[in-house]
RNA sequence: UCCUUAUCAAGAGAGGCGGAGGGUACCGGCCCUGUGAAGCCCGGCAACCUAAGAAAAUUCUUAAGGUGCCAAUUCCGGCGGAUUAUCCGAAAGAUGAGGU
Repeated sequence: UCCUUAUCAAGAGAGGCGGAGGGUACCGGCCCUGUGAAGCCCGGCAACCUAAGAAAAUUCUUAAGGUGCCAAUUCCGGCGGAUUAUCCGAAAGAUGAGGU
C1' cells in the first nucleotide's frame, strides 16, 4: 500500500511560541482566520486497544499507558430512492484493531 471489521449527531483552553493560511482524495459550495490560520509545546476529551474492578459475561465503571481526536453531523453536496425547502440508504473518507 492492500484486505477484514467496529465507530463516526456527543466530548475537548479568553494558555505560550509562530505569522497566513485552513476546513484531509477530487470537484462545487459554504464557512473559519491579524478579535491570529497551519505547525510546535503545554492543557484537555475519551473512539479503539491495553490495565484494574464489577457483572445477568451482552455490558458497565475507573484510569489515561499505545494510537487518535479537540469550529460547524465525516461542515454540506456530488450516487440511488422517496412522501422531494427535506428525509433515508449506499459509496467514498477518517480513526482504531487484526491480517497480508
Molecule: SAM riboswitch aptamer (S box leader)